A computed fold for a 77-nucleotide RNA from a Nitrospirota bacterium, annotated as c-di-GMP-I riboswitch aptamer. Model confidence (mean pLDDT): 85 of 100. The organism belongs to Nitrospirota, within Bacteria. The sequence was found by an Rfam model in a public genome assembly.

RNA sequence: UUCCCGAAAAGCUGAGCCCUUCGCAAAAAAGGCGCGGAAAGCGGCGGGUCUUGCAAUAAGAUGGCCGGGCUGCCGAA
Numbered sequence: 001u002u003c004c005c006g007a008a009a010a011g012c013u014g015a016g017c018c019c020u021u022c023g024c025a026a027a028a029a030a031g032g033c034g035c036g037g038a039a040a041g042c043g044g045c046g047g048g049u050c051u052u053g054c055a056a057u058a059a060g061a062u063g064g065c066c067g068g069g070c071u072g073c074c075g076a077a
Base pairs, nucleotide, nucleotide: 005075006074012037013036016033017032018031020029021028035064041070042069045067046066047065048062049061050060051059052058
């Protein structure tokens, strides 16, 4: 220095609810509280789920559903 790992410390983030905005909708964004999180950072590539649609090999959403990819703070055992 790197990998595994996750004690401590410094921080980070934000489930759900309330309020506002926005969208056909799922949802998303801003503010408040703070469930939780060692990648719950980023990113729709694959799968799942959800919405719109008569349907579609369509469109959209979900990264805190899972996989895998990229990147990152600290340094005890």